This is a predicted structure of a 497-nucleotide part of an RNA (large-subunit ribosomal RNA, domain I) from a Candidatus Acidiferrales bacterium. Model confidence (mean pLDDT): 84 of 100.
Context: one part of a larger RNA
RNA sequence: CGCACACGGCGGAUGCCUAGGCGGUAGGAGGCGAUGAAGGACGUAGUAGCCUGCGAUAAGCUUCGGGGAGCCGGCAAACAGGCUUUGAUCCGGAGAUUUCCGAAUGGGGAAACCCACUGCUUCGGCAGUAUCGUGCACUGAAUACAUAGGUGUACGAGGCGAACCCGGGGAACUGAAACAUCUAAGUACCCGGAGGAAAAGAAAUCAACCGAGAUUCCCUCAGUAGCGGCGAGCGAACGGGGAUUAGCCCUUAAGUCUGUAUCGUUCUAGUGGAACGUUCUGGAAAGUUCGGCCAUAGACGGUGAUAGCCCCGUACACGAAAGGGCGAUACAGAUGAAAUCGAGUAGGACGGGACACGUGUUAUCUUGUCUGAACAUGGGGGGACCAUCCUCCAAGGCUAAAUACUCCCUACCGACCGAUAGUGAACUAGUACCGUGAGGGAAAGGCGAAAAGAACCCCGGCGAGGGGAGUGAAAUAGAACCUGAAACCGUGUGCGU
Numbered sequence: 001c002g003c004a005c006a007c008g009g010c011g012g013a014u015g016c017c018u019a020g021g022c023g024g025u026a027g028g029a030g031g032c033g034a035u036g037a038a039g040g041a042c043g044u045a046g047u048a049g050c051c052u053g054c055g056a057u058a059a060g061c062u063u064c065g066g067g068g069a070g071c072c073g074g075c076a077a078a079c080a081g082g083c084u085u086u087g088a089u090c091c092g093g094a095g096a097u098u099u100c101c102g103a104a105u106g107g108g109g110a111a112a113c114c115c116a117c118u119g120c121u122u123c124g125g126c127a128g129u130a131u132c133g134u135g136c137a138c139u140g141a142a143u144a145c146a147u148a149g150g151u152g153u154a155c156g157a158g159g160c161g162a163a164c165c166c167g168g169g170g171a172a173c174u175g176a177a178a179c180a181u182c183u184a185a186g187u188a189c190c191c192g193g194a195g196g197a198a199a200a201g202a203a204a205u206c207a208a209c210c211g212a213g214a215u216u217c218c219c220u221c222a223g224u225a226g227c228g229g230c231g232a233g234c235g236a237a238c239g240g241g242g243a244u245u246a247g248c249c250c251u252u253a254a255g256u257c258u259g260u261a262u263c264g265u266u267c268u269a270g271u272g273g274a275a276c277g278u279u280c281u282g283g284a285a286a287g288u289u290c291g292g293c294c295a296u297a298g299a300c301g302g303u304g305a306u307a308g309c310c311c312c313g314u315a316c317a318c319g320a321a322a323g324g325g326c327g328a329u330a331c332a333g334a335u336g337a338a339a340u341c342g343a344g345u346a347g348g349a350c351g352g353g354a355c356a357c358g359u360g361u362u363a364u365c366u367u368g369u370c371u372g373a374a375c376a377u378g379g380g381g382g383g384a385c386c387a388u389c390c391u392c393c394a395a396g397g398c399u400a401a402a403u404a405c406u407c408c409c410u411a412c413c414g415a416c417c418g419a420u421a422g423u424g425a426a427c428u429a430g431u432a433c434c435g436u437g438a439g440g441g442a443a444a445g446g447c448g449a450a451a452a453g454a455a456c457c458c459c460g461g462c463g464a465g466g467g468g469a470g471u472g473a474a475a476u477a478g479a480a481c482c483u484g485a486a487a488c489c490g491u492g493u494g495c496g497u
Stems, first nucleotide, its partner, number of pairs: 001496009015482001016446002020417002022414007029406002031160002039101003042055003046079001049075003061095006070083003106115003116129005131157009164195001165193005175182001179229001205212002216243005226234002247398003250342001255335014270318003276291002280287001292309002294298001301311002347371008357383001378393005433440002453481001456468004
């Protein structure tokens, strides 16, 4: 040095577990904000830090309910000091307080800071003072009336929020095996606006000589008819079957919404809730044995191994002083609400856009510029255009449901994951750390049933670490703690060289 065996070290795979995730189902909720939000800064406990809660009344105050013996939040024990059957802690409703920043709004500002004015004041302090819009009042130029402007006042708005929705703008990569029309795509993205849904909506619609009867969504029609450097690709409608149905108004309406009261129901705390003992093994019984019992309850979870009858619960039955939701009825108020049935409109020309439809034989819708009717004895459409015929009535408005989504709440589920998985995050996680910044972004779970977490002794530096002793079923379960693979490093023995 090699091989073999045995025993170790290091390491943290694997197995088992779950405190966290992922996906869904049903119901709810679908907003919060100048009565100052979302999000923060700084404080706040007897004791340092982080998290949670709270706000100078600061892990809390008042009150109304629930509940019934311990409590003073968690990591996280201990000490000190308290509270509590005169009902604490805790849970729920309503209220009070709620520093400073932040739309931030008195002015400024390098957010959490600096500096003011006015009025009132019990002298502690309190209140007001942004901008824009609308209404009203006063004032008031050039300029006589006026208007603009100014001042005051009342009301409203502003900001945030996951997706869904409507509108205004609007790419490129890519595909076409290059690329320019085209495609990607009216997508991504930006802006504006709204609601719990939004939008659309009661035919100037389709159809085809038969008829249907607002809108929306799904299946089909159908990858059809078509469009298309007729390339790549794009791609209907009629009709049929379903979901859901609701119609109305413009000299005051259908309706819709809000508030108050009463009634019903439901949510926000809770309450009751059946039925078991024993033998054996074992550290421990829920396992095993024997004999019982309950069940509108044999869901789940826990308990020293696998429990219907030990615990929490479950089925079922109850429960609200206070506040909220929904429904009905009554009353009150608001809205509808734009005016006189729709004129610079329909139509036309030019240029665009939308329609599955790229200008094409291109109807229809829309409109930047220029034009420009008729008035129901009228007008639009039926895919160039004309006639006949059929059908409808534009240029005013409202309208639930069926449909889309889930930041969030409650309950439940999973041939979903199980710590290199599942969220980036099971743990101090958007933390540590990196970056001027926008931004990027980790690693890290497990003693034991119970800390019973090793008193005391010994070696040692009043160490680290270890040896005894003790606990425990187990300490090769000793906190670097379940299991403990491999690589890698040793010790001992044997053999070989």
NCBI's taxonomy places the organism under Bacteria, Pseudomonadati, Acidobacteriota, Terriglobia, Candidatus Acidiferrales.
The RNAcentral record of the full RNA draws on ENA.